[in-house]
Context: one part of a larger RNA
RNA sequence: UGCAUGGCCGCCUGAGGGGAAGGGACCCUAAGUACGAAAGGAACGGGGUGCCGGGGCCUCUGGUGUACCGGUCGUCCGCCAGGGCGUCGCCGGGUAGCCACGCCCCAACCGGUAAGGGCUGAAAGCAUCUAAGCCCGAAACGGGCCCCGAAAAUAGGCGGCCGUCCCGAAAGGGUAAGGGCGCGGGUAGAAGACCCGUUUGAUGGGGUGGGGGUGUAAGGCGGGAGCUAUUGCGGACCGCCUCAGCCCACCACUCCCAAAGCCCGAAGG
Numbered sequence: 001u002g003c004a005u006g007g008c009c010g011c012c013u014g015a016g017g018g019g020a021a022g023g024g025a026c027c028c029u030a031a032g033u034a035c036g037a038a039a040g041g042a043a044c045g046g047g048g049u050g051c052c053g054g055g056g057c058c059u060c061u062g063g064u065g066u067a068c069c070g071g072u073c074g075u076c077c078g079c080c081a082g083g084g085c086g087u088c089g090c091c092g093g094g095u096a097g098c099c100a101c102g103c104c105c106c107a108a109c110c111g112g113u114a115a116g117g118g119c120u121g122a123a124a125g126c127a128u129c130u131a132a133g134c135c136c137g138a139a140a141c142g143g144g145c146c147c148c149g150a151a152a153a154u155a156g157g158c159g160g161c162c163g164u165c166c167c168g169a170a171a172g173g174g175u176a177a178g179g180g181c182g183c184g185g186g187u188a189g190a191a192g193a194c195c196c197g198u199u200u201g202a203u204g205g206g207g208u209g210g211g212g213g214u215g216u217a218a219g220g221c222g223g224g225a226g227c228u229a230u231u232g233c234g235g236a237c238c239g240c241c242u243c244a245g246c247c248c249a250c251c252a253c254u255c256c257c258a259a260a261g262c263c264c265g266a267a268g269g
Base pairs, nucleotide, nucleotide: 006162007161008160009159010158011157012156016148017147018146019145022052023051025049026048027047028046029045035040053106054105055104056103057102061100062099063098064097068093069092070091071090072089073086074085075084076083077082109143110142111141116136117135118134119133165174166173167172178264179263180262181261182198183197184196185195186194203258204257205256206254207253208252209251210250211248212247213246214245219241220240221239222238223237226233227232
């Protein structure tokens, strides 16, 4: 763009596509059974464990975590404080997210068949699985499971909203439901797309609280080996104020800041 009989929103159906989602091992049972003189010694079926492979997830465990917090060396900013640089300087931790080494799920069954096994059964008084008819029978095929999928031209269904408009002679313009652009964003994302929000607002930022990470800040006071030599000074370090200080991608609350606005959009009997 299209589906003759307007425009639009939501939810479906499922023609038709896609998938490999499964593979093998061992143990128990069956069973010391069947079988076999004995020695020996199964299978069908049922249950379980773990491995490989596939899909998903992050509660736990673990990895990363150049967000973050702490320790520490050299040097520079005159000193303190606070920092720059040195692979994130090096080292110790580490939330979210992303991950695996972690966690969860990956049938049974149904249908029609193949080779093959049969039933009934003539031609051909018999026989014969076949000629008519019928029953079985594969990790294969089609369902069952997951994903896409009304452009499936036989172009589907259900429910709801606006609506048979306004101005204009016409061209055209203005609107409805609704949609788009823009704007604020997102565990969505290469760009488009998708999803949410747009002041009738918690969408992002900020602030506050919760939860969490580091591990007890600066400063003050006290102690302190010692130096002074009579009352003071005092490096590292220790104690108290301090489960501190600093910080957060998580969860809430709060309009303090930023979400200005513009455009498209309907008809015949």

Record summary
Large-subunit ribosomal RNA, domain VI from Candidatus Methanodesulfokora sp., 269 nucleotides, folded computationally. Model confidence (mean pLDDT): 83 of 100.